This is a predicted structure of a 136-nucleotide RNA (c-di-AMP riboswitch aptamer (ydaO/yuaA leader)) from a bacterium.
Order: sequence, then C1' cells, then structure tokens
RNA sequence: UAAAGCCAAGCGCUUAAUCUCUGGUUUCAGAGAGCGGGGGAACCGUACUUAUAGGGGUGAAUGGGGCAGAAAUGCCACUAGGGGAGCUCUUGACCCGAACCCGACAGCUAACUCCGUAAGCGAUGUGAGAGUCGAA
Repeated sequence: UAAAGCCAAGCGCUUAAUCUCUGGUUUCAGAGAGCGGGGGAACCGUACUUAUAGGGGUGAAUGGGGCAGAAAUGCCACUAGGGGAGCUCUUGACCCGAACCCGACAGCUAACUCCGUAAGCGAUGUGAGAGUCGAA
C1' cells in the first nucleotide's frame, strides 16, 4: 500500500416480496395500500382414472444424452427458458438453468373467496450499435 474481515449510512441487483399507519420498543404484532399467486360459473375445451404409468401448484429453472452404481443417487457436457444501473431491438461475451409445496384433489372461468409480501447478493456496476423517454 493492497486485499480480506467487522460496524454504520447510502447506491444497486435477482425476486411479487415494497411503502404507510398503530402498538410494542434492537429482532416483534396488527391493519391498510401496492405488487404477486391459488381456488371458483355459464360458454368453450378435455383420454384424464379411484395407490396407480396417479394428478396438481409456485418458479426462468424444461428436456434428452453420456459415465459410475445392484439401486438410491452422484458426476460430465449440452438444452427449452431466464439474468445483469431508464426502456425496446440487434450483435458479442459472461452467468443461472434450482429448490420446495398440496395430498387423492383442482381445465378455462364473471361474481365470490383464500394466501404471500421470504431470502440471497454486488462494487462505476455486460461491451458495442440503432432508436426512444426523462432530467440537467
């Protein structure tokens, strides 16, 4: 000196996961707004199955291939799809491509009704081009 670590206050990203009020007083509880999701007629649509090839939901996270294994499962490289400092498109590179839940049961679906509002991360923030919005 740099990196790493800790604390405080900001900025930003994935995501629906933010804000306000009241009470409490580090952590919490409740209500509301905003955002998000499920159930639920008619019409339309539907080959689904009674523990069996079960079915379904949130989410970008789906699908096949190879290797090891008795299997469970693990690993490898791809892939539908998704992400990054206003927004859209083109192009180049980088990254993700999980996890969980319902419990015999759900197509769509107006009225109606139920639920969520966690968590995790980063350090001039993906490069360039075209267009466009806003501000100075």
Its mean pLDDT, the model's own confidence on a scale to 100, is 82. The sequence was found by an Rfam model in a public genome assembly.